[in-house]
A computed fold for a 103-nucleotide RNA from Paenibacillus sp. SYP-B3998, annotated as Guanidine-I riboswitch aptamer.
């Protein structure tokens, strides 16, 4: 003092709060209505660079093609991590972020 590049969309998961709905207390003018409650297990909801599938899209190899290209097969390694902010319900392993750092 350098340390490049590791795609892109989406379906879920681990987590994550509490807007709606549901559960629970209360309360009234009770086929309903308002108020508390997320130290309510859920539904909807937010959701991973370091979790997981899946499509394209990339490398590679066969096949077939004059070229573009079409199909089928394969591959994608490592990755410790604050504070603070940000969030239009919060709040999170979400965003700032593969960031600052540390190694």
């Nucleotide at each position: 003092c350098a340390u490049a590049u590791u795609g892109u969309u989406u379906u879920c998961u681990a987590g994550g709060g509490u807007u709606c709905c549901g559960u629970g207390g209360c309360g009234a003018g009770c086929a309903u209505c308002g108020c508390c409650a997320g130290a309510c297990u859920g539904g909807u909801c937010c959701g991973a660079g370091a979790g997981a599938g899946a499509a394209c899209a990339c490398a590679c190899a066969g096949u077939g093609a004059a070229u573009a290209c079409a199909c089928u097969g394969u591959g994608g390694u490592c990755a410790c991590g604050g504070a603070g902010g940000g969030g239009a319900a919060a709040a999170a392993g979400c965003c700032c972020g593969g960031g600052a750092g540390u190694a």

Model confidence (mean pLDDT): 80 of 100. Lineage of the source: Bacteria > Bacillota > Caryophanales > Paenibacillaceae > Paenibacillus.